[in-house]
This is a predicted structure of a 106-nucleotide RNA (SAM riboswitch aptamer (S box leader)). Model confidence (mean pLDDT): 85 of 100. The sequence was found by an Rfam model in a public genome assembly. It matches the Rfam family "SAM riboswitch aptamer (S box leader)". From the family's description: The SAM riboswitch is found upstream of a number of genes which code for proteins involved in methionine or cysteine biosynthesis in Gram-positive bacteria.
RNA sequence: UUCUUAUGAAGAGAGAUGGAGGGAAUUGGCCCUGUGAAAUCUCGGCAGCGGGCUUCUUUUGAAGCACUGUGCCACAUCCAAAAGACUAACGUCUUAAAAAUAAGAA
Numbered sequence: 001u002u003c004u005u006a007u008g009a010a011g012a013g014a015g016a017u018g019g020a021g022g023g024a025a026u027u028g029g030c031c032c033u034g035u036g037a038a039a040u041c042u043c044g045g046c047a048g049c050g051g052g053c054u055u056c057u058u059u060u061g062a063a064g065c066a067c068u069g070u071g072c073c074a075c076a077u078c079c080a081a082a083a084g085a086c087u088a089a090c091g092u093c094u095u096a097a098a099a100a101u102a103a104g105a106a
Stems, first nucleotide, its partner, number of pairs: 001106007013043005021032003026081004044073003048070004052065005077098001082095005
């Protein structure tokens, strides 16, 4: 990098450097941002996935621990876009696509 599978309205921020952007990409919307964006570092935190451990359990499994590998810490993956169902309409819902993360494979 590609493929497969799973997940998503839950949860969790301070400081330093930095100095204008940011919320993946395109379009539209809505937001964050000089009361300091991105990025990097330090410390802290959360608990999703794999491993480990503990308790309960006949098995399956359930609950917990933050120890380990990762991940994450504005807003629903910020919202919509394609298809379908419902609706007088506004709109609501479902599924997809894309992206993200984990696990496995090439």